[in-house]
Context: one part of a larger RNA
Molecule: small-subunit ribosomal RNA, central domain
Organism: Ziziphus jujuba
RNA sequence: UUAGGUGCAAAGCAUCUGUAUGUGGGUUUUUCAGUUCGCCAUUAAAUCUUAGGGCUCAAACCUAGACAGGCGGUGGAAACUACCAAGUUGGAGUAUGGUAAGGGCAGAGGGAAUUUCCGAUGGAGAGAUGAAAUGCGUAAAGAAUGGAAAGAGCACCAAUGGCGAAAGCACUCUGCUGGGCCAACACUGACACUGAGAGAUGAAAGCUAGGGGAGCAAAUGGGAUUAGAUACCCCAGUAGUCCUAGCCAUAAACGAUGGUUACUAGGCACUGUUCGUAUCGACUCUUGCAGUGCUGUAGCUAAUGCAUUGAGUAUCCUACCUGGGGAUUAUGUUCACAAGAAUGAAACUC
Numbered sequence: 001u002u003a004g005g006u007g008c009a010a011a012g013c014a015u016c017u018g019u020a021u022g023u024g025g026g027u028u029u030u031u032c033a034g035u036u037c038g039c040c041a042u043u044a045a046a047u048c049u050u051a052g053g054g055c056u057c058a059a060a061c062c063u064a065g066a067c068a069g070g071c072g073g074u075g076g077a078a079a080c081u082a083c084c085a086a087g088u089u090g091g092a093g094u095a096u097g098g099u100a101a102g103g104g105c106a107g108a109g110g111g112a113a114u115u116u117c118c119g120a121u122g123g124a125g126a127g128a129u130g131a132a133a134u135g136c137g138u139a140a141a142g143a144a145u146g147g148a149a150a151g152a153g154c155a156c157c158a159a160u161g162g163c164g165a166a167a168g169c170a171c172u173c174u175g176c177u178g179g180g181c182c183a184a185c186a187c188u189g190a191c192a193c194u195g196a197g198a199g200a201u202g203a204a205a206g207c208u209a210g211g212g213g214a215g216c217a218a219a220u221g222g223g224a225u226u227a228g229a230u231a232c233c234c235c236a237g238u239a240g241u242c243c244u245a246g247c248c249a250u251a252a253a254c255g256a257u258g259g260u261u262a263c264u265a266g267g268c269a270c271u272g273u274u275c276g277u278a279u280c281g282a283c284u285c286u287u288g289c290a291g292u293g294c295u296g297u298a299g300c301u302a303a304u305g306c307a308u309u310g311a312g313u314a315u316c317c318u319a320c321c322u323g324g325g326g327a328u329u330a331u332g333u334u335c336a337c338a339a340g341a342a343u344g345a346a347a348c349u350c
């Protein structure tokens, strides 16, 4: 390379948008590029192969013939792909009417708790732990009580629930704004799918500048434990955690499962919505879509298990894998303020 694969053995990019490429619904027509059929020419000889021949036979040799495939020319065919033209609505989209939601951004408001400060009450402990000690307290602590301030997070509702491309999103209200779903079917008429490069977003930690700093808490100090204890436990405690602006671009970024489309038993439950039923009304029952789960048949799988939300049956596109270590490496390059990130070998060894 061919081929086989990618939930867990190596292997799906963290997620999306989208360029090139690749692939692409139904009908009618045109052309004949691909396709297909015939003929011609060529593809040296030798080799291979078929039929003969002469060396006693064989190998080797000699004579004659034939073929796959390729390239070119020429003449046909018109189903499929492609092209031309027209038209269609099922894919896709727009508009209309509804609807659910912690989707996003900004602003405003709220109460519980915690800590600190101020006052009054009170007078010896309180706190911590397996047990203690360090630390706090007669310079009045802890406790209960009145007031003030600050920062951060939002109990119950809460769910197997909802929304978002993912990361993620939850006190309440308001403003702006994105997407989804359902219904009827008005419009456009294949406008689609995927997506190398590219672009955007991207938890936490970390970085730069300016704020903020209640609680928690790397580092650090002290007390214990211990043979030791650079730990686990305790007392303190700084970066940080929070906000604004800008970087970083990584996670077991997980469903360890790329995306689209079609098909392939059921049963149970939940969410949104629609039709029908029912009703004074809310429920209830039923149907269809869209989602979220459990269980399970066929099928698949090495097994575990997956199973209409596939890891089933097929199509198209894309990323990636090819024994373990060396190696999240070296070197080079690109990016970054840095930390580092991305790309990414070999020798050697088993």
Stems, first nucleotide, its partner, number of pairs: 003322004007304001012318001014201004022193002025088001027086002031082001033081002035077006042070002049065005091191001092188003096183004103177007110154001114150006121143001125136001162169002206247006215241002220236004258317002261314003266295008276285001299306002323350003332343004